[in-house]
RNA sequence: AGAGUUUUAUCCUGGCUCAGGAUGAACGCUAGCGGCAGGCCUAAUACAUGCAAGUCGGACGGUAAGCGCCCCCUUCGGGGGUGCGAGAGUGGCGCACGGGUGCGUAACGCGUAUGCAACCAGCCCCGUCCAGGCGGAUAGCCGGUGGAAACGCCGGAUAAUACGCCACGGUCCCGGAGGGGGGCAUCCCUUUCCGGGUGAAGCGGAGACGCGGGACGGGACGGGCAUGCGUGCCAUUAGCUUGUUGGCGGGGCGACGGCCCACCAAGGCUACGAUGGCUAGGGGAUCUGAGAGGACGGUCCCCCACACUGGUACUGAGACACGGACCAGACUCCUGCGGGAGGCAGCAGUAAGGGAUAUUGGUCAAUGGGGGGAACCCUGAACCAGCCAUGCCGCGUGAGGGAAUGAGGCCCUACGGGUCGUGAACCUCUUUUAUUCGGGGACAACGGCGGCGUCGCGAACGCCGCGUGAGGGUACCGAAGGAAUAAGCGUCGGCUAACUCCGUGCCAGCAGCCGCGGUAAUACGGAGGACGCGAGCGUUAUCCGGAUUCAUUGGGUUUAAAGGGUGCGCAGGCGGCCGUGCAAGUCAGCGGUGAAAGCCCGGGGCUCAACCCCGGAAGUGCCGUUGAUACUGCGUGGCUGGAAUGCGGUCGAGGCGGGCGGAACGUGGCGUGUAGCGGUGAAAUGCGUAGAUAUGCCACAGAACGCCGAUAGCGGAGGCAGCUCGCCAGGCCUGCAUUGACGCUCGGGCACGAAAGCGUGGGGAUCGAACAGGAUUAGAUACCCUGGUAGUCCACGCCGUAAACGAUGGGCGCUCGUCGUCGGCGACAGACCGUCGGCGGCCAAGCGAAAGCGAUAAGCGCCCCACCUGGGGAGUACGGUCGCAAGGCUGAAACUCAAAGGAAUUGACGGGGGCCCGCACAAGCGGAGGAGCAUGUGGUUUAAUUCGAUGAUACGCGAGUAACCUUACCCGGGCUUGAACUGCAGGAGAAGUAUACAGAGAUGUUGACGUCCUUCGGGACUCCUGUGGAGGUGCUGCAUGGUUGUCGUCAGCUCGUGCCGUGAGGUGUCGGCUUAAGUGCCAUAACGAGCGCAACCCCUCUCGUCAGUUGCCAUCAGGUAGUGCUGGGCACUCUGGCGACACUGCCACCGUAAGGUGCGAGGAAGGUGGGGAUGACGUCAAAUCAGCACGGCCCUUACGUCCGGGGCUACACACGUGUUACAAUGGGUGGUACAGAGAGUAGGGUGCCGGCAACGUCGCCCCAAUCAUUAAAGCCAUCCUCAGUUCGGAUUGGGGUCUGCAACCCGACCCCAUGAAGCUGGAUUCGCUAGUAAUCGCGCAUCAGCCAUGGCGCGGUGAAUACGUUCCCGGGCCUUGCACACACCGCCCGUCAAG
Repeated sequence: AGAGUUUUAUCCUGGCUCAGGAUGAACGCUAGCGGCAGGCCUAAUACAUGCAAGUCGGACGGUAAGCGCCCCCUUCGGGGGUGCGAGAGUGGCGCACGGGUGCGUAACGCGUAUGCAACCAGCCCCGUCCAGGCGGAUAGCCGGUGGAAACGCCGGAUAAUACGCCACGGUCCCGGAGGGGGGCAUCCCUUUCCGGGUGAAGCGGAGACGCGGGACGGGACGGGCAUGCGUGCCAUUAGCUUGUUGGCGGGGCGACGGCCCACCAAGGCUACGAUGGCUAGGGGAUCUGAGAGGACGGUCCCCCACACUGGUACUGAGACACGGACCAGACUCCUGCGGGAGGCAGCAGUAAGGGAUAUUGGUCAAUGGGGGGAACCCUGAACCAGCCAUGCCGCGUGAGGGAAUGAGGCCCUACGGGUCGUGAACCUCUUUUAUUCGGGGACAACGGCGGCGUCGCGAACGCCGCGUGAGGGUACCGAAGGAAUAAGCGUCGGCUAACUCCGUGCCAGCAGCCGCGGUAAUACGGAGGACGCGAGCGUUAUCCGGAUUCAUUGGGUUUAAAGGGUGCGCAGGCGGCCGUGCAAGUCAGCGGUGAAAGCCCGGGGCUCAACCCCGGAAGUGCCGUUGAUACUGCGUGGCUGGAAUGCGGUCGAGGCGGGCGGAACGUGGCGUGUAGCGGUGAAAUGCGUAGAUAUGCCACAGAACGCCGAUAGCGGAGGCAGCUCGCCAGGCCUGCAUUGACGCUCGGGCACGAAAGCGUGGGGAUCGAACAGGAUUAGAUACCCUGGUAGUCCACGCCGUAAACGAUGGGCGCUCGUCGUCGGCGACAGACCGUCGGCGGCCAAGCGAAAGCGAUAAGCGCCCCACCUGGGGAGUACGGUCGCAAGGCUGAAACUCAAAGGAAUUGACGGGGGCCCGCACAAGCGGAGGAGCAUGUGGUUUAAUUCGAUGAUACGCGAGUAACCUUACCCGGGCUUGAACUGCAGGAGAAGUAUACAGAGAUGUUGACGUCCUUCGGGACUCCUGUGGAGGUGCUGCAUGGUUGUCGUCAGCUCGUGCCGUGAGGUGUCGGCUUAAGUGCCAUAACGAGCGCAACCCCUCUCGUCAGUUGCCAUCAGGUAGUGCUGGGCACUCUGGCGACACUGCCACCGUAAGGUGCGAGGAAGGUGGGGAUGACGUCAAAUCAGCACGGCCCUUACGUCCGGGGCUACACACGUGUUACAAUGGGUGGUACAGAGAGUAGGGUGCCGGCAACGUCGCCCCAAUCAUUAAAGCCAUCCUCAGUUCGGAUUGGGGUCUGCAACCCGACCCCAUGAAGCUGGAUUCGCUAGUAAUCGCGCAUCAGCCAUGGCGCGGUGAAUACGUUCCCGGGCCUUGCACACACCGCCCGUCAAG
């Protein structure tokens, strides 16, 4: 000293939360010792029992029991005298202290400072004086008597320091008459004289003397009263008061006083908060804080109040009295029922309450108190001890050494390593503490008694002796043995210091805030380890802090919460210039006070510390006094600059009242005129042939004032607009005059105050809430249309609100520029300029979180007012007040949330805008959606129909081939070192295999045959036993790698440095032009660069060159029925290697350029020639754990593996993708022409023959530019003539062929027969812009075969259309809005339902 938390990120505002300290604490876990301190915060609830205030025989009378002594008597029990002597009694002092509690009290109660000329004071101290005489009683006691008791009653005797009377004198008081002095108003002090009233006590002692008594004066201590200042919350408590305020007189009191009373007056208090309500003992101090402040008042000290509750007085120096009295009340107890007793908020203790707070202890040894002459007695005050980790402080649980071998736990990348950990063991050492034994103070000295000494001679002081200790044989010291007797608690996601494993699986749980947990959780639970503190550690509660988050120090109010709607203005606050006086504020010195304790500083004592002692400082305050006079204040004199007034000029929709005007709308009348008008997106309701709308003329009524008109003017705000007249008010300007601070602001108050609304009465043209109808719509109590009441207008009276906004209170001064405009002035102008006052724009500095403000401040200062303090609840409720009402003003709390907000940033988004792309639409061609079939999917079914893919981006997808196999699924039968791989140990055997048997097979049995290599140790292989690895298409694609889809071949995505911004971030990448393109050019606080684009690569198109077999054949030769068939040749075609070509290069025009345009030229090709490969940063937790790989989890005679069979081919349905068609641009039949790219020996085939055919037999060719090899549409010819057909071919029957171990479930093909639906397909939807679509065939992969109509390729034939970018979809750039940011499939509001 700060930190966490609002956001995608940022800055700010703002609340919540945390880290610190503290406690009379409590709770959880744990616990060795000591010192010091503390210990009912709750029920001022109720209390059993004991103790807590007595003492004095030296005030008095008097004595029982008992004991001592004496004497006498005796019935031997005893009696009498005397000394000591308890209890009770009279009397004195004390009991008013000490101790407890915090109820009450918001008060002179407390604190502080004063006053008493208005007071008291027992005991104590000092001084002076006095004490003579007398009297009558009464307790106890004795006798009697009542009552259960408590407690009495009657009679009789008696004492005092008890009580009473008299007196000299003193004092005091009262009355009267004077003198002196002083002060503060009433007065005070002192003194003289006269009259009246008022008074004491004795005891001890032989005595001296001592202790007492009375009076006065003084002191000390203590108390009483009064006053200034300070002393909680609520104004949703605003008025309170009749003894009230004062006076005169009196009563009462120690004393003043309305304290009390009679009379008189009508006052007194209050916004500087009376009265009322709630809460509370106050202070020193304590805690916290840098301080200011906030909180608090337990222990200790001071004061107050109280003593079961309420009231009252008595006694007394003192009480309205804790352990006194009386009365009343509640409660408890006793009782013989008639009556009585009691008061722990004293110490202990009990019950209760409560989260919670101790012993019915010891002693008067010390300190202190009461009584006493004293001894001494009493003392739950006090001193000690006990209990409790309640707190603070101190000590210990050991210290040093110790790994080469590191048990065990835990973790890991696991043949190994790390960590606990020098930790332990082990060696050496020490002995605090504990245990045992021993030693052992101080607190004690006084008083008392005895003795001695000293002097200034006292019951004085000093010394000696005797005696006194509860705590306690404690503290402390020593000895002995022995590491021996002693460690826990919390935490480890961030804040906040400390990390891994396992378990769990939004469960169980954690949590102070943010938040963790839904299968890899450093956040839950456990473990290991670590961190923090340590005889404690955590939790909870509370206070201060952090919080400058109530801001005096030290905040704010344009948009975050916050300027009152506006003006006038009382109180209040603040206030110009020059003198002068005073000294209240202010400042300084000095004096008094500010108790002690505490805090702080210095020193000292317990071994240290805590604790305690001594000294100092401080106590920021109050009071007094002396001084200062700048500032403020008060008084006084002056001034003109602030302010105001007058004269002059001028301005305006400033206000009020009257008169007048035209246009328009509406209505009425008359005319013209005819079939509609009106209204809307489109309509309808409505109006109209009974004549509307339209149009002409006349008339009436009400309301509002076009153009001018503005970016303008006026007003305090609300607000103000035709013209004119009258009245009223204001601003501004110029020059002069006048007053002389007369000013500014303003709580409460008063007034004004848009619209709507309210009351009464008018008025009513237009418009028009409500209402009605018509539309719209899922609905439409709306938006639109047709009507229409209140209202809109006037008069009078209310209301008093608003986004009453510049969301910006008023006043004054100061602080760069620039542009425009309104009014005035500067003699004369209209140009230009200056100046004063307004209204606006852009800016410097400065301010601001930023946006922005910026002389009209949101800048720099001063003054006054108003207002704010997280969001919701709520401007709600209650109360008050105003209002006719509507409602206004004032204005909470419970509860709840971790935010709510402001400004700006980047995105995404918009049924926002601009620009631009894409088969995106449009234009066009062909399809899909309807039918049959094929195939995939959903669904359903099933023992199983294995699994995955699911909008676009799943669905002829993984499948480039499911009859068995595949195969992962189901049923059944088997195996368990396992079907496959591998290490080790032991044992056996070659391995293996024909056959036969059993079995569905796997497999088992059988067993003829076989019997390997060797360096002789053994090895390879198989089997058995054991063991370490295995195996899993089991789970998690949300743990992953790799790969892939998609946006998207879209033109974007970024970086470095610089610059701008507090920052997120921006700039660059924006702008203009251009491009297919962030392609390029220009411009430019940017300059460059990277990934993308393009190019480089492949195929294709033209040409050249090289090469020439299997290709080719122009020339030469040979040959055939014919054919490059052969020799030969490589010219051509072709093949395949290298190269060329295209670059807006040329021309014209446009353009600064980049570039664009052009049936331009040239060229095979022209502006990217066509196609492919190539996919930026990233998005979809997109897809795949079943292709593969891989973390974690799971199974282990099974979730592994082998086998047989079945299933993946199911079928009421639904969808996707295809195929074949519905026909004549066609179908059938016959003839005939022309490709390219591929594959091929378990193959591809061809020819002859057989078969209608699939196919079969035989021969032959090809390991391939060599063979197969014929393309089909096309073309020619012919039939069919619009028909469910010579279209269409499904389905079904029959017969075959081929593959294969095997075609039943479940193959393809061929032939014959059967010939179904279907006649161009609803809403809707797909592809394609040229060699494309459409159409035609050919090939390949997989493959025994094939469910291929699929996929991937190849060539043949070969179109139509694009005006254009409004619209749909997707996308790019710029801009705008935003409350979105898992980002519009967002966010969010209301209602209802359930909980």
Molecule: small-subunit ribosomal RNA
Organism: uncultured bacterium